c-di-GMP-I riboswitch aptamer from a Nitrospiria bacterium, 92 nucleotides, folded computationally. The coordinates come from a structure-prediction model, not an experiment, and the mean pLDDT is 85. The organism belongs to Nitrospiria, within Bacteria.
RNA sequence: CUCUGCUCAGAGCACACUCCGCGAAAGCGGGGGCCGCAGAGCCGCGACGCUAAGUCCGCCCAGCCGGGGGAUAAGCGAGUCGGGCCGCCAGA
Repeated sequence: CUCUGCUCAGAGCACACUCCGCGAAAGCGGGGGCCGCAGAGCCGCGACGCUAAGUCCGCCCAGCCGGGGGAUAAGCGAGUCGGGCCGCCAGA
């Protein structure tokens, strides 16, 4: 340096759920926390997925206000997959 995670050591993270806060929502931050994780550390670069406030529509209801439906990421997921960066222990 590369590969592997059968074994050792010391740690680390934290799903569901729950409390507080933020958000239109998806979801996020913090406390608790049993699913689990050898990168479940960091980065939205590619794919995929979630949401739709705002915006749009030769759409529906309606006299108007308005309501409904559809499309849309500039929002979100790093614990969906790939990629990039950095890193602990052990073995080969």

It matches the Rfam family "c-di-GMP-I riboswitch aptamer". Rfam's curators write: GEMM was predicted in a large-scale screen for bacterial structured RNA regulatory elements.